[in-house]
RNA sequence: GGCUGGCCGGGCGACCGCGUGGACACCGAGCGAUCGGGGUCCCCGAGGAAGGUCCGGGCUCCACAGGGCAGGGUGGUGGCUAACAGCCACCCGGGGUGACCCGCGGGAAAGUGCCACAGAGAACAGACCGCCACACCGGUCUCUGCUUGCAGAGUCGGUGGGGCAAGGGUGAAACGGUGGUGCAAGAGACCACCAGCGCUCCGGGCGACCGGAACGGCUCGGCAAACCCCACCUGGAGCAAGGUCAAGAAGCCGGAGGCUCGCAAGGGCACCCGGUGCGCGCACGUUCGAGGGCGGCCCGCCCGAGUGCGCGGGUAGAUCGCUGGAGGCGGCCGGCAACGGUCGUCGUAGAUGGAUGGUCGCCCCCGGCGCCCCGUGAGGGUCGCCGGGACAGAACCCGGCCUACAGGCCAGCCCGU
RNA sequence: GCCCCGGUAUCCCAACGGCAGAGGAAGCGGUCUCAAACACCGUCCAGUGUGGGUUCGAGUCCCACCCGGGGCACCA
Numbered sequence: 001g002g003c004u005g006g007c008c009g010g011g012c013g014a015c016c017g018c019g020u021g022g023a024c025a026c027c028g029a030g031c032g033a034u035c036g037g038g039g040u041c042c043c044c045g046a047g048g049a050a051g052g053u054c055c056g057g058g059c060u061c062c063a064c065a066g067g068g069c070a071g072g073g074u075g076g077u078g079g080c081u082a083a084c085a086g087c088c089a090c091c092c093g094g095g096g097u098g099a100c101c102c103g104c105g106g107g108a109a110a111g112u113g114c115c116a117c118a119g120a121g122a123a124c125a126g127a128c129c130g131c132c133a134c135a136c137c138g139g140u141c142u143c144u145g146c147u148u149g150c151a152g153a154g155u156c157g158g159u160g161g162g163g164c165a166a167g168g169g170u171g172a173a174a175c176g177g178u179g180g181u182g183c184a185a186g187a188g189a190c191c192a193c194c195a196g197c198g199c200u201c202c203g204g205g206c207g208a209c210c211g212g213a214a215c216g217g218c219u220c221g222g223c224a225a226a227c228c229c230c231a232c233c234u235g236g237a238g239c240a241a242g243g244u245c246a247a248g249a250a251g252c253c254g255g256a257g258g259c260u261c262g263c264a265a266g267g268g269c270a271c272c273c274g275g276u277g278c279g280c281g282c283a284c285g286u287u288c289g290a291g292g293g294c295g296g297c298c299c300g301c302c303c304g305a306g307u308g309c310g311c312g313g314g315u316a317g318a319u320c321g322c323u324g325g326a327g328g329c330g331g332c333c334g335g336c337a338a339c340g341g342u343c344g345u346c347g348u349a350g351a352u353g354g355a356u357g358g359u360c361g362c363c364c365c366c367g368g369c370g371c372c373c374c375g376u377g378a379g380g381g382u383c384g385c386c387g388g389g390a391c392a393g394a395a396c397c398c399g400g401c402c403u404a405c406a407g408g409c410c411a412g413c414c415c416g417u
Numbered sequence: 418g419c420c421c422c423g424g425u426a427u428c429c430c431a432a433c434g435g436c437a438g439a440g441g442a443a444g445c446g447g448u449c450u451c452a453a454a455c456a457c458c459g460u461c462c463a464g465u466g467u468g469g470g471u472u473c474g475a476g477u478c479c480c481a482c483c484c485g486g487g488g489c490a491c492c493a
Stems, first nucleotide, its partner, number of pairs: 001414008010363007018045002021042004026037004047391001051402002054400005059238004066299004071234005076090005091105001092103004106229002111227002113223003128168002130164003134160006141154006176194006195219002197216002200213005242320004251276005258269004278312007291303003313492003327346008364389007372381003418489007427442003435473001444460005466482005
């Protein structure tokens, strides 16, 4: 100067305040059991993430959870675990001098699809420039021949139908690389070496995989966080789950009286007491069965006399679930480790408008300023003053992941001098 | 507490993975008018909530975070 792992995340005291529980006495209600209220004292009272709600499980209810399809999830290998998308170890690939770090890390030689623009051509590749021979045409070109204006050869240019894919150029990507043989020019067309792939065999490893040998010119683009294929997993909803008990209104029934209209029979209005407790409309239906469990479909099973939809009305309560659980800490044993086994020990939140806080004093840590001391110096030390001490807060409970976090501690390792 | 949606210009809202994004309203300028409104013409305004990843290429696909919105109980 770095890398990795683990831990803490203010301490002590006083006073005041809040919440659960316990004890004591008091007041009120009640025949009583008991209930309600405030008071005094005592015990206890947030986290490493309680957070995001991203995974997994317990628990509860729905057939104790059935078959198939569809859907969803996971994705190197082996292990751990209640389970996981987590953890540990290893493999492969990549980065770093190194400690070490990173990887949604199955299949693209099953199939389908996509690859814009540029470019000749983008996946059964292709031919713009270029290279090559052939045929034809042309020339203020060169050489040769002679019958002196024609012929032949060459050279340059053009046209045509062919051959080629080395080079140029385009692109994110252009169908192995280097050298040679070969050819009209070229090319894995052929050869040597190298690289990759496939297949066979041998050796090692539980395995992913690693090492080696031989063969095949096989040279085969990328994308699956595109459809898809393969392997494995997967029922749904969630503590506002779910259970028990209260409370209360519309409507209806019964009763008592009142007011009012009417000659009367009778009608209307509001209120009180008691009971029952939802009411109205539409649709479907009671064994030829609606509807529900069953969240997409089919089958199957079960429940079943009411159900579905709409409109309206009331309550906004208590209690159980609720915290002792895959629990924390320590020792020993097994294991590289994650983790497991065993023994001992501990008992520490349960609110429901939601408690866990505030003030003061001393100490601690960090920063700034100042006096003094040490030191040549960088700097260090004592003391004093001022300022600051994060992120955030349980709500059924656990295991993880991710994210936020002032400041500090410990251990191991690497590089340089 | 639990469950579920959304985020593109000042506003509303499009966009098979393909030229860094189409419209409408509003704004600004001009024409018309005595002046305005209407109408017409022109113009301005975004890099898609933030960060990372896959891909040649991301508003779109994947992951994490941020912000905003909605629903729920009992009598049943």
Two RNAs folded together computationally: RNase P RNA and transfer RNA, 493 nucleotides in total. The coordinates come from a structure-prediction model, not an experiment, and the mean pLDDT is 77. It holds a member of the Rfam family "Bacterial RNase P class A". The family's RNA type in Rfam is ribozyme. Rfam's curators write: Ribonuclease P (RNase P) is a ubiquitous endoribonuclease, found in archaea, bacteria and eukarya as well as chloroplasts and mitochondria.